[in-house]
Predicted 3D model of a 322-nucleotide part of an RNA (large-subunit ribosomal RNA, domain IV) from a Candidatus Moraniibacteriota bacterium.
Context: one part of a larger RNA
RNA sequence: CCCUCGUUAAGGAACUCGGCAAAUUAGCGUCCGUAAGUUAGCGAUAAGGACUGCCUUGAUUUUAAAUCGAGGCCGCAGCUAAAGAUCCCUGGCGACUGUUUACCAAAAACACAGCUCUCUGCAAACCCGUAAGGGGAAGUAUAGGGGGUGACGCCUGACCAGUGCUGGAACGUUAACGGGAAAGGUGCAAGCCAAUCUCCGAAGCGCCAGUGAACGUCAGCGAUAACUAUAAUCGUUCUAAGGUAGCGAAACUCCUUGUCAGGUAAAUUCUGACCCGCAUCAAAGGCGUAACGACUUGGGAACUGUCUCAACGAGGGGCUCA
Numbered sequence: 001c002c003c004u005c006g007u008u009a010a011g012g013a014a015c016u017c018g019g020c021a022a023a024u025u026a027g028c029g030u031c032c033g034u035a036a037g038u039u040a041g042c043g044a045u046a047a048g049g050a051c052u053g054c055c056u057u058g059a060u061u062u063u064a065a066a067u068c069g070a071g072g073c074c075g076c077a078g079c080u081a082a083a084g085a086u087c088c089c090u091g092g093c094g095a096c097u098g099u100u101u102a103c104c105a106a107a108a109a110c111a112c113a114g115c116u117c118u119c120u121g122c123a124a125a126c127c128c129g130u131a132a133g134g135g136g137a138a139g140u141a142u143a144g145g146g147g148g149u150g151a152c153g154c155c156u157g158a159c160c161a162g163u164g165c166u167g168g169a170a171c172g173u174u175a176a177c178g179g180g181a182a183a184g185g186u187g188c189a190a191g192c193c194a195a196u197c198u199c200c201g202a203a204g205c206g207c208c209a210g211u212g213a214a215c216g217u218c219a220g221c222g223a224u225a226a227c228u229a230u231a232a233u234c235g236u237u238c239u240a241a242g243g244u245a246g247c248g249a250a251a252c253u254c255c256u257u258g259u260c261a262g263g264u265a266a267a268u269u270c271u272g273a274c275c276c277g278c279a280u281c282a283a284a285g286g287c288g289u290a291a292c293g294a295c296u297u298g299g300g301a302a303c304u305g306u307c308u309c310a311a312c313g314a315g316g317g318g319c320u321c322a
Stems, first nucleotide, its partner, number of pairs: 001317008010308002014306001019303001027052001029051004037042001039151001053073008074078001079084001086301004091296002093293002098110002114149007126135003152288004157218003162215002164211005171206003178199004184193003219237005246280001247277001258274005
């Protein structure tokens, strides 16, 4: 010096990205007591407080046991050892229990019940296989496959122009086959071959519609109110239609440490507002939400060698010698 431990005056997070680590709490024992919120189940062992040993003895009908008393004994201390929750406030995300990168990630990622779209009438759709065959299923639309969303509550706006999908007995276009015509070639002939022209001719495409919990998309400029400012309002251009409700400096805000308020002596973090949304927005769901979380943000109480600032001690290494 390293590792693993123990103790520490005064202070008590001043440490640090961050209370990381450590410390504190401590019998899911008895009694009391327990808030907001809430899906009325929870939250909750919330929080917080008191008690606890042993001996003798009484009562509760009694034995066992337990409970409630009375008196006494000892100790610093009676859940006397060991083991065995720290707690509260607050925002985000995900409803939840689950699952995951075997060996750097356990999460806000995946899954999930629920919701929804779509395909499928059974020799089903779909999947494996060249096939036979098999799964689906010894099931039958309250079933099965695929896509999306993700409990619950309130909701889920506009656009079908493009792309996709679905539908459309017409029309246009469109291949081969087939029908008709046929120069020409060839053959003694019957005939055969055949450029070319034409008729007919499916799906598809064109065309016409529908369709967004299909892929997606959801404007610009100028002016205007009797202070100023602002613009309910007006004009104009373009568009398929111009972003509705909600939320908003947000896991999204560049400018930005935006502005105001709260919290602090002091805060680029945090919470509540504002809205000028660089570049929010409704099942790639929007906004809320009790409970839950080895998730994550900020604050507080308690507690401490994290620190001010280090010291001492124990064991094991390191070092020296053999």
Background: Its Rfam family is "Bacterial large subunit ribosomal RNA". Rfam links the family to the GO terms structural constituent of ribosome and ribosome.